[in-house]
Context: one part of a larger RNA
RNA sequence: GAACUAACGCUGGUGGCGUGUCUUAGUCAUGCAAGUCGAACGAGAAAGCACCCUUCGGGGUGUGAGUAGAGUGGCGAACGGGUGAGUAACACGUGGGUAACCUGCCUCCAAGCGGGGGAUAACUCCUCUAACGAGGGGCUAAUACCGCAUAACACAACGUUCUCGCAUGGGAGUGUUGUCAAAGGUGGCCUCUUCUUGAAAGCUGCCACUUGGAGAUGGGCCCGCGGUCCAUUAGCUUGUUGGCGAGGUAACGGCUCACCAAGGCUACGAUGGAUAGCCGGCCUGAGAGGGUGAUCGGCCACACUGGAACUGAGACAAGGUCCAGUCCCCUACGGGGGCCAGCAGUCUAGAAAUUUGGGCAAUGGGCGAAAGCCUGACCCAGCGACGCCACGUGAAGGAUGAAGCCUCUAGGGGUGUAAACUUCUGUCAGAAGGGGAGAACGCGAGGGGGUGAAUAUCCCACUCGUCUGACGGUACCUUCAGAGGAAGCUCCGGCUAACUUCGUGCCAGCAGCCGCGGUAAUACGAAGGGAGCGAGCGUUGUUC
Numbered sequence: 001g002a003a004c005u006a007a008c009g010c011u012g013g014u015g016g017c018g019u020g021u022c023u024u025a026g027u028c029a030u031g032c033a034a035g036u037c038g039a040a041c042g043a044g045a046a047a048g049c050a051c052c053c054u055u056c057g058g059g060g061u062g063u064g065a066g067u068a069g070a071g072u073g074g075c076g077a078a079c080g081g082g083u084g085a086g087u088a089a090c091a092c093g094u095g096g097g098u099a100a101c102c103u104g105c106c107u108c109c110a111a112g113c114g115g116g117g118g119a120u121a122a123c124u125c126c127u128c129u130a131a132c133g134a135g136g137g138g139c140u141a142a143u144a145c146c147g148c149a150u151a152a153c154a155c156a157a158c159g160u161u162c163u164c165g166c167a168u169g170g171g172a173g174u175g176u177u178g179u180c181a182a183a184g185g186u187g188g189c190c191u192c193u194u195c196u197u198g199a200a201a202g203c204u205g206c207c208a209c210u211u212g213g214a215g216a217u218g219g220g221c222c223c224g225c226g227g228u229c230c231a232u233u234a235g236c237u238u239g240u241u242g243g244c245g246a247g248g249u250a251a252c253g254g255c256u257c258a259c260c261a262a263g264g265c266u267a268c269g270a271u272g273g274a275u276a277g278c279c280g281g282c283c284u285g286a287g288a289g290g291g292u293g294a295u296c297g298g299c300c301a302c303a304c305u306g307g308a309a310c311u312g313a314g315a316c317a318a319g320g321u322c323c324a325g326u327c328c329c330c331u332a333c334g335g336g337g338g339c340c341a342g343c344a345g346u347c348u349a350g351a352a353a354u355u356u357g358g359g360c361a362a363u364g365g366g367c368g369a370a371a372g373c374c375u376g377a378c379c380c381a382g383c384g385a386c387g388c389c390a391c392g393u394g395a396a397g398g399a400u401g402a403a404g405c406c407u408c409u410a411g412g413g414g415u416g417u418a419a420a421c422u423u424c425u426g427u428c429a430g431a432a433g434g435g436g437a438g439a440a441c442g443c444g445a446g447g448g449g450g451u452g453a454a455u456a457u458c459c460c461a462c463u464c465g466u467c468u469g470a471c472g473g474u475a476c477c478u479u480c481a482g483a484g485g486a487a488g489c490u491c492c493g494g495c496u497a498a499c500u501u502c503g504u505g506c507c508a509g510c511a512g513c514c515g516c517g518g519u520a521a522u523a524c525g526a527a528g529g530g531a532g533c534g535a536g537c538g539u540u541g542u543u544c
Base pairs, nucleotide, nucleotide: 001544002543003542004541006540007539008538009537010536013391014390015389016388017387018386019384020383021349026347028345030344031343032342035075036074037073040072041071048063049062050061051060052059053058082302083301084300092226093225094224095223096222097221098220101219102218106215107214108213109212110211111210112209114148116146117145123138124137125136126135127134128133154179155178156177157176158175159174160173161172162171163170164169184207185206186205187204188203189202193200194199195198228274229273230272235265236264237263240262241261242260243259245257246256247255277299278298279297280296281292282291283290284289304325305324306323307322308321327338328337329336330335355381357380358379359378363377364375365374366373367372394424395423396422397421404415405414406413407412428485430480431479432478433477434476438471442466443465444464445463446462448460449459450458488533489532490531491530492529493514494513495512499528500527501526502525503524509516510515
C1' cells in the first nucleotide's frame, strides 16, 4: 500500500446492488418448513337452511354433499434446505478403467394385456388402558395380494458356427431342454360385428400395466498422479499378505468364512501423534509465490451420542423404524413422548451478527389427465454505513477586505470572497397527481395440420377474446414550495502533506519506529491557523 463474513471510538443525509453467529455440532418455548391423486378403491358425516309431524321434550324428509374428516392403494417423501463435528482418506481434484455393475420417472423400438381365487383396512360390535395405544368377533372393494394360461430376441444349463480383444474373456447367430408376466381407469362414436333408433364385450383416443431391446440421466466400484506438520513418533501388521473352495453383493474383491502357505508395509518416511472437510475460486503480488476455502457453484461427510436393519429403482434414511445412552417433558408410578447443523425466534457464550414479516405473481420441485393443491426452495419486503458503487449538503457575483477571534516589531498580518448582501438553480429528502415492465402459461372460440370410418375424441402450432402481481401505487414521469432539512473525522518533530501562541515543567502526558517532556516544548494539553480523507474518518485484529 492492498484486502476483510470484521469489531471498537467519534460522527452520520439519500438511493442501488450485495452481505450478515468466524464463538457453543451449546440448550431450545411457539408457529410454519412434504405432500398429492376421487380419472385406482370401498365407505361416508355434521352445523346451517327449507318443508312436514309433534305429547312442545322432540322426530322425519330434502338440501348442505357424494362435500368434510378418516381408511385401502399409487407416486413423492433418498430431491430441495442446513452444518463442517468427523475425515490425512481413492474424501477431494485431475486423467483413465468397468470384458466386474445398477438406474424409478423420461425418449425411441418390438410384442402383449386371457381367465380365475382368497383376504383385509375403513365400518360395526365387544374388551383392556390415566395416556400413548392394543386385542378379539363380523361385513366389504381395488391399479392391494395370490395361483393358472400364453411367451420370447429374456434368463439358466448343455452343444455348435462366425468374429473381435490387453489376460480373465467380449459380441453376433443357431439347436435342445427348463423357468418367469400383466390392471385397469377415463373420454368419444356408430364405419364394421352383435343386439336394434342408441347402446355394447364393437370401433377409436388418452393415461396407466407387463416383457424385452436401445438411449438419456443419475449413481456404485477400481486405478495412475497431485495437495499439511512432527523423526524430541522407527519399526508396524494376524483377516494381517497370498492361494484353494464356499458364502454374500447390482458388481470385482479377505467383503465374510473354513483350510493351506508365511507373507505384506517401511528413511522415496511405514506406524503413531497433531491439525484440517476438498475443489472451482477469493486476497495479495510485476511475476514466481504466499495466504485462504464466507457468500455463489461442484463433490464428500453429518443430523442429540453410539449401533442396526426394514421398505424401496435409489437410504442404512435431518422433520421414518428398532435397540442402548445423555438431557428435557407428561404420568393415575404401571408406562409414555421429544431432539431447529430447515425458516423465523429464545436463552447461553462472545468484541461480534437481522423479522417469531409478505407471497406462491415469477423461476424451480412433488403429485395430478387437468383444473389445481403443497412448497420458510425461491421471489420480495424489514433491520445493520457491514461492504462496493452513485448522488447530495448549493451556484454565480461580492471589500485594499465588516465584526469577532488569533498573532505582532503595535505599523500591520491571518481567518478571507469566507460571511453579510445581490441575482439565480431546484438534484436528494417533503407534498400532490399520473403510473409501468416483470404475464409466459392457463381457459373459451375460430379456421388449419395429425390420428381416425368420422364433422366425434385427443394432440400440435396460429389468430381473437378472457383471467392471473407478493413486491406496490413501488420504479419512473410531471407539478408545487423553498437555500430552505443534510459534515465530520484524523493528523501537523522526522519517516509524512501540514506552525504559531498560551498552559505545564522528566509532572501531567504522548508514542508505529526513532524518540519528546527536568521554565521560551512546531512532539504533552488548549486555542488560532494549516494538511489529508470525506458520509465517513481513525484504532485494533488477520493475510500478502
The part of an RNA shown here (small-subunit ribosomal RNA, 5' domain) has 544 nucleotides and comes from a metagenome.
Its mean pLDDT, the model's own confidence on a scale to 100, is 84.